The part of an RNA shown here (large-subunit ribosomal RNA, domain IV) has 325 nucleotides and comes from a metagenome. The RNAcentral record of the full RNA draws on SILVA.
Context: one part of a larger RNA
RNA sequence: GCAUUGUUAAGGAACUCGGCAAAAUGACCCCGUAACUUCGGGAGAGGGGGUGCUCACGCAAGUGAGCCGCAGAGAACUGGCCCAAGCAACUGUUUAGCAAAAACACAGGUCUAUGCAAAACCGAAAGGUGAGGUAUAUGGGCUGACGCCUGCCCGGUGCUGGAAGGUUAAGAGGAGAUGUUAGAGCAAUCGAAGCAUUGAAUUUAAGCCCCAGUAAACGGCGGCCGUAACGAUAACGGUCCUAAGGUAGCGAAAUUCCUUGUCGGGUAAGUUCCGACCCGCACGAAAGGCGUAAUGAUUUGGGCACUGUCUCGACAAUGCACCCG
Repeated sequence: GCAUUGUUAAGGAACUCGGCAAAAUGACCCCGUAACUUCGGGAGAGGGGGUGCUCACGCAAGUGAGCCGCAGAGAACUGGCCCAAGCAACUGUUUAGCAAAAACACAGGUCUAUGCAAAACCGAAAGGUGAGGUAUAUGGGCUGACGCCUGCCCGGUGCUGGAAGGUUAAGAGGAGAUGUUAGAGCAAUCGAAGCAUUGAAUUUAAGCCCCAGUAAACGGCGGCCGUAACGAUAACGGUCCUAAGGUAGCGAAAUUCCUUGUCGGGUAAGUUCCGACCCGCACGAAAGGCGUAAUGAUUUGGGCACUGUCUCGACAAUGCACCCG
C1' cells in the first nucleotide's frame, strides 16, 4: 500500500448518474391498522406493548407475589417502511457465456379457413400428424385480465361473391398461300392428285377488364380566406380538394423538435418529479383508446428510519505485498 472484517466524536445523503454499498428492521405473543378495492384483498399495512428467574394458585392459558443484571427473542439464524407516477393485469418464459425487461407467453376478445378421405402441415410416393378428434372441434392472423368503449373512409391493394359484355392459351377447325411435278403450252408460263411447309374465319376455360360486398383485411382519416360594439379569439360564413377529412378519450406523454413551453405543488435553491393548460414538429381507438384493485429482483420522483456514502478521516484484527534474517 492492497484485500477482507470490526469500531468510530459531532453531523446524518451534505456522497453519488443514482442511498451503489453499508447500516437499520427482524423471532414469538397481545393491542391496533388508512386510502383504495374486482369486496378476495390492501395487511406482517403503518403504529404501540410484552418476553429472564423463583414461589403460590391453576388442567392449561395465565394471574398474583418476589429476585438479579447495563441489557431477559441476553449468542446465531431471522421483513426496513411510507407517499406518488409510468409500463405490463396477474403466476409464468427469455438472449447457456455483457440485456430478466415495458420484450415473449397468458386466460379472455375478435376475424378467418375447415362438413371429415376436413382445412393446415410433413413426405416424389406409400403413408403420417391433425385425431382414433368432428364446428362447444381443429388450423391460421391480430389483440391481450377486468371496466367503459372501439368513430369516419371500400377511391388504391387484398380477399369474397357475380356473371351480361370486352380480352384471352393449348386444342378443335381448315378458307387460303407456298414448294415439288404427271400433264398442257412454241415459249413465257399454267398446273390435277399426292407429299411437304404454312395457315384466316369460326369454336373455347380460368384469369384480367368489369359489377358488387368487405377495414378487430393491408391501409387512410385536408388546405386557404374572412367574420362578434376595446382588444383578442372565432360558435359562423366563403372557397378549393378528397374515398373520407381524426369522433370519444388522452395529451410537452416510454410520443413535444422549438423546450429547462407556461402556470401551480414540493425544495432555501428542482433541465428530473407530480397536477394542470393545449400551440398534438409527429396521440388516438384490437400494430387497440382511456381507466384500473392486486402483482413486479421493473422504471421514475419524494419522505421517515438508519447509517463511514460523505464532511474527513482515524483506530484495530487477519491475509497479501514489502523489509530483515